[in-house]
RNA sequence: AAACCAUCAAGAGCGGCCGAGAGAUCUGGCUUGUUGACGCCGCAGCAACCAUUCGACUGUCCUCCCACCAGGGAGAGCAGCGGAAGCGGUGCUCCUGCCAGAACCGAUGGAGA
Numbered sequence: 001a002a003a004c005c006a007u008c009a010a011g012a013g014c015g016g017c018c019g020a021g022a023g024a025u026c027u028g029g030c031u032u033g034u035u036g037a038c039g040c041c042g043c044a045g046c047a048a049c050c051a052u053u054c055g056a057c058u059g060u061c062c063u064c065c066c067a068c069c070a071g072g073g074a075g076a077g078c079a080g081c082g083g084a085a086g087c088g089g090u091g092c093u094c095c096u097g098c099c100a101g102a103a104c105c106g107a108u109g110g111a112g113a
Base pairs, nucleotide, nucleotide: 004110005109006108007107008106013043014042015041016040017039021032022031023030025102026101027100028099029098044093045092046091049089050088052084053083054082055081057080058079059078060077062075063074064073065072066071097105
């Protein structure tokens, strides 16, 4: 890299630079842009995927204790579920991923050789 898992109708914008297209690709629509879009930079913000943290809940595994050998209990780990916070790693901040159809679709995060 390919393949895999989750999410993609919620949420959150100002300033500077640039200067013609932009909304991923194709077709068709719709929308947007010289009242400066897209992009880049700065700052601000949103969310809560990872990481952090809490649990008296669930599962699993290990260790230990008790036992009338049926079983019972305690603790640590891991996973799930639920909560918190927003310091860290990402992401995101017009229109449902703009809409419909198509295609080895795409994007982001995780995991990973």